A computed fold for a 487-nucleotide part of an RNA from an uncultured organism, annotated as small-subunit ribosomal RNA, 5' domain.

Context: one part of a larger RNA
RNA sequence: GAACGAACGCUGGCGGCAGGCCUAAUACAUGCAAGUCGAACGAUGAAGCUCCAGCUUGCUGGAGUGGAUUAGUGGCGCACGGGUGAGUAACGCGUGGGAACGUACCCUUUAGUACGGAAUAGCCCCGGGAAACUGGGAAUAAUACCGUAUACGCUCUACGGAGGAAAGAUUUAUCGCUAAAGGAUCGGCUCGCGUGAGAUUAGCUAGUUGGUGGGGUAACGGCUCACCAAGGCUGCGAUCUCUAGCUGGUUUGAGAGGAUGAUCAGCCACACUGGGACUGAGACACGGCCCAGACUCCUACGGGAGGCAGCAGUAGGGAAUAUUGGACAAUGGGCGCAAGCCUGAUCCAGCCAUGCCGCGUGAGUGAUGAAGGCCUUAGGGUUGUAAAGCUCUUUCAGCGGGGAAGAUAAUGACGGUACCCGCAGAAGAAGCCCCGGCUAACUUCGUGCCAGCAGCCGCGGUAAUACGAAGGGGGCUAGCGUUGUUC
Numbered sequence: 001g002a003a004c005g006a007a008c009g010c011u012g013g014c015g016g017c018a019g020g021c022c023u024a025a026u027a028c029a030u031g032c033a034a035g036u037c038g039a040a041c042g043a044u045g046a047a048g049c050u051c052c053a054g055c056u057u058g059c060u061g062g063a064g065u066g067g068a069u070u071a072g073u074g075g076c077g078c079a080c081g082g083g084u085g086a087g088u089a090a091c092g093c094g095u096g097g098g099a100a101c102g103u104a105c106c107c108u109u110u111a112g113u114a115c116g117g118a119a120u121a122g123c124c125c126c127g128g129g130a131a132a133c134u135g136g137g138a139a140u141a142a143u144a145c146c147g148u149a150u151a152c153g154c155u156c157u158a159c160g161g162a163g164g165a166a167a168g169a170u171u172u173a174u175c176g177c178u179a180a181a182g183g184a185u186c187g188g189c190u191c192g193c194g195u196g197a198g199a200u201u202a203g204c205u206a207g208u209u210g211g212u213g214g215g216g217u218a219a220c221g222g223c224u225c226a227c228c229a230a231g232g233c234u235g236c237g238a239u240c241u242c243u244a245g246c247u248g249g250u251u252u253g254a255g256a257g258g259a260u261g262a263u264c265a266g267c268c269a270c271a272c273u274g275g276g277a278c279u280g281a282g283a284c285a286c287g288g289c290c291c292a293g294a295c296u297c298c299u300a301c302g303g304g305a306g307g308c309a310g311c312a313g314u315a316g317g318g319a320a321u322a323u324u325g326g327a328c329a330a331u332g333g334g335c336g337c338a339a340g341c342c343u344g345a346u347c348c349a350g351c352c353a354u355g356c357c358g359c360g361u362g363a364g365u366g367a368u369g370a371a372g373g374c375c376u377u378a379g380g381g382u383u384g385u386a387a388a389g390c391u392c393u394u395u396c397a398g399c400g401g402g403g404a405a406g407a408u409a410a411u412g413a414c415g416g417u418a419c420c421c422g423c424a425g426a427a428g429a430a431g432c433c434c435c436g437g438c439u440a441a442c443u444u445c446g447u448g449c450c451a452g453c454a455g456c457c458g459c460g461g462u463a464a465u466a467c468g469a470a471g472g473g474g475g476c477u478a479g480c481g482u483u484g485u486u487c
Stems, first nucleotide, its partner, number of pairs: 001487004006483005013359006019352002021317001026315003030312003035076003040073002043070001048065008083270003092195007101187002106183008114148004124137005154163003168175003196242003203233003208230008245267004249260004272293005295306004323349001325348003331345001332343004362392004372383004396428001398423005406414001431476005436457003442471005452459002
């Protein structure tokens, strides 16, 4: 000198764009953050409309139509999106290869979608329990479940053969369903190289290294098991210990290099702590399940409930980091034929000089060089065109009026915002640090090795340009200094 997710002190007018728990991966009150489909299903059948009857002539009852409404079965989604960086020195990441794999939804192609059956929830009945919830009985539907048939270019094969599927709905034109092949996308696996520190860590290893065979996986493989062999790694640093998410990047530097990994983007890991599987195309699953543990809460003491490292917010910790806001209008996502519903993703608004950038706090004129202050050799000098005065302007802020694009077939949270027009009046808007040398900027008074200053040298013991104050001056400016960290 540059940089910062900064903090502190003094000060503080406006706007645009960004950023905002770096510490306790500490504990969490409350609300919201993942639903949707009635064009899969059985129920329930509201409003409205039509007709009939009764009369208290605007109500009641009945029938039809109509489809609102939700709890349940079922489908898809919940594995995305969002958060955090604890762990991890590793094929985790980066980069470039590889073969033994999977892939819901989407696209292309081929073939099919036949005949049957048994249940079960909701509902009803009878119970248990404080609650969470739960037991028994009876009835019922399906795109839920099962059987039979059929079988292409599918699977297995000893080549003879054997095995394997489906589901319908409706507004009649579609949407689906099954099998097979290909594509696209995404993912699993594997290898070369690169990716911290310590030798005051020198030896490490029994599923360990390899083989045969069985099992397992979507898939290769000690992945697992039985048997056999005795191997495998290591001074080009094994093993152990400490530290750490990695990268694109960021920052500094002429570069080489150093430091770093906030925001944004890609990958990984985690979801109170540890373990486990289930479902599923996909998880060993943040707002799913089971077990154990710690903690918190409810309880009728028998037993139950919970997991903010989602968005806000609270306590605590800390030098320190924001609102318990609005909207789905846009972009995107889930479901749905659609209308649409959901979306703390997202888009916006609020707070904060935290940073960067822009603008303003007036302009011109004005010498009697006014008054006051300070210094003085007492003549004067300086503050200083500075002020006052005179003549103007109105950015920004303020007030009044109009008022978008963003989104169009329609729909605007932002927002009466941006922007435009008009009005008034210099009116509402300047501070901070420094002045011995480095280093731009000097005098007086006070103090008297005291009080104090200080980045280094150093200053202060009676004439201090170095302490404190004043006048003057220098620098930067809505900031200025200090501290911390990096180059």
Source information:
The full RNA is in RNAcentral, with records from ENA, Greengenes and SILVA.